[in-house]
This is a predicted structure of a 65-nucleotide RNA (transfer RNA) from a marine sediment metagenome. Its Rfam family is "tRNA". For this family Rfam cites "tRNAscan-SE: a program for improved detection of transfer RNA genes in genomic sequence" (Lowe and Eddy, Nucleic Acids Res, 1997).
């Protein structure tokens, strides 16, 4: 000093938290795979500030140099 965001890899630097891959489910097919649709599911934990926090500020907890 840097990270911590869905099972997993990662965007999002104040204003409805996304994408890929996984998984399920439908459609295609004889059937499996590919495809094409939709769906599930997340901001480490506590407090502040703030109309509003993943984003800013303090502490703790974990990892990395």
């Nucleotide at each position: 000093g840097g990270c911590g965001u869905a099972g997993c890899g990662u965007a999002a630097u104040g204003g409805u938290a996304g994408c890929g891959c996984c998984u399920c489910a439908g459609c295609c097919u004889u059937c499996c795979a590919a495809g094409c649709u939709g769906a599930u599911g997340g901001u480490a934990c506590g407090g502040g500030u703030u109309c509003a926090a993943u984003u800013c500020c303090c502490g703790u907890c974990g990892c990395c140099c």